The prediction has a mean pLDDT of 76.
Predicted 3D model of a 100-nucleotide RNA (Bacterial small signal recognition particle RNA) from a Chloroflexota bacterium.
Rfam family: Bacterial small signal recognition particle RNA. About the family: The signal recognition particle (SRP) is a universally conserved ribonucleoprotein involved in the co-translational targeting of proteins to membranes.
The model forms 93% of the base pairs in the Rfam consensus.
[in-house]
RNA sequence: AGCUGGGUCCUGCGCGGCAGAAGCCUGUGAACCCCGUCAGGUCCGAGAGGAAGCAGCGGUAAGCAAUCCCUUCUGGGUGCCGCAGGGUAGCCUGGCUGGA
Numbered sequence: 001a002g003c004u005g006g007g008u009c010c011u012g013c014g015c016g017g018c019a020g021a022a023g024c025c026u027g028u029g030a031a032c033c034c035c036g037u038c039a040g041g042u043c044c045g046a047g048a049g050g051a052a053g054c055a056g057c058g059g060u061a062a063g064c065a066a067u068c069c070c071u072u073c074u075g076g077g078u079g080c081c082g083c084a085g086g087g088u089a090g091c092c093u094g095g096c097u098g099g100a
Stems, first nucleotide, its partner, number of pairs: 001097008009086006015079002018075006026065003034059004042051003
């Protein structure tokens, strides 16, 4: 000096990680206008029975609270991760050849 490979650069896809949101789980949660069961009592009936149904109890809706895990979505100057494509201006690095 020439040739060439790779990295840095760009794009796309994928993986993990971080942050946020939602869902799931748990708890709480309706005097009555949710459900079920309805003591007591009330009503109907001659009676047998029946009806409505307060309190209580149980289960829930909307909502509220909490912590991880799990699932989904979103985001990035997340990762000296992977794959593919693009680029050859500059930088870094390797190989080959020739000359000094």